[in-house]
Model confidence (mean pLDDT): 77 of 100. A computed fold for a 179-nucleotide RNA from Latescibacteria bacterium UBA6620, annotated as Lysine riboswitch aptamer. Of the family's consensus pairs, 96% are formed in the model. It was read from a public genome assembly, where an Rfam model found it. Its Rfam family is "Lysine riboswitch aptamer". From the family's description: Riboswitches are metabolite binding domains within certain messenger RNAs that serve as precision sensors for their corresponding targets.

RNA sequence: UGCAAGGGUAGAGGCGCGGGAUUCAUGAGUAGCGACCGUGGGGACGACAGAUCCGGUUCACGGCCGCCAAAGGGAAUCACCGCCGAAGCCGACCACGCUCUGUCACGUGUUCGGCUGGUUCAGACGGAAAACAUCCUCUGGACUGUCACGGUGAACUGCCGUGGAGCGCUCUCUUGUCG
Numbered sequence: 001u002g003c004a005a006g007g008g009u010a011g012a013g014g015c016g017c018g019g020g021a022u023u024c025a026u027g028a029g030u031a032g033c034g035a036c037c038g039u040g041g042g043g044a045c046g047a048c049a050g051a052u053c054c055g056g057u058u059c060a061c062g063g064c065c066g067c068c069a070a071a072g073g074g075a076a077u078c079a080c081c082g083c084c085g086a087a088g089c090c091g092a093c094c095a096c097g098c099u100c101u102g103u104c105a106c107g108u109g110u111u112c113g114g115c116u117g118g119u120u121c122a123g124a125c126g127g128a129a130a131a132c133a134u135c136c137u138c139u140g141g142a143c144u145g146u147c148a149c150g151g152u153g154a155a156c157u158g159c160c161g162u163g164g165a166g167c168g169c170u171c172u173c174u175u176g177u178c179g
Base pairs, nucleotide, nucleotide: 001179002178005175006174007173008172010170011169014084016083017082018081019080020078021077022076023075024074032067033066034065036063037062038061039060040059041058042054043053044052046104047103048102049101050100051099087116088115089114090113091112092111094109095108096107097106117144118143119142120141121140122139123138124137127135146164147163148162149161150160151159152158
């Protein structure tokens, strides 16, 4: 000095990711509360089964009148915070939630395994939901970054095509091997 490999630091992608604060609309004249009337014996946890408790001056449901929310989700703004597996999901076990038990569903959290480079559009299923907003999964397309291969070009840091995946890519430091 070069080659293949290991480790560390620092970076890049862009409507970039996640969070926070403020404001606005929706949620909704809904839930809930009160009065009147009616119906029925039922009601409690989202469903089912059992147990237990409450209930006839009540409870549940409905009608009408009066009063009247909130959360999640959404949009905009910010000289805000943490970042580039940022982060988002899927599955499994366990724990918690609800009057108790069992099964299921839903939500939250830890651990383990797996998927996705990123953004976006369309379609379908599903969960949640007030919603045509939004999220997830799958399929297809577009754009974009990166590396490899091939082509073009005098030449590349340019252009075109194909393909891979972030356990990647770039810079730099270091370890050790071979020449």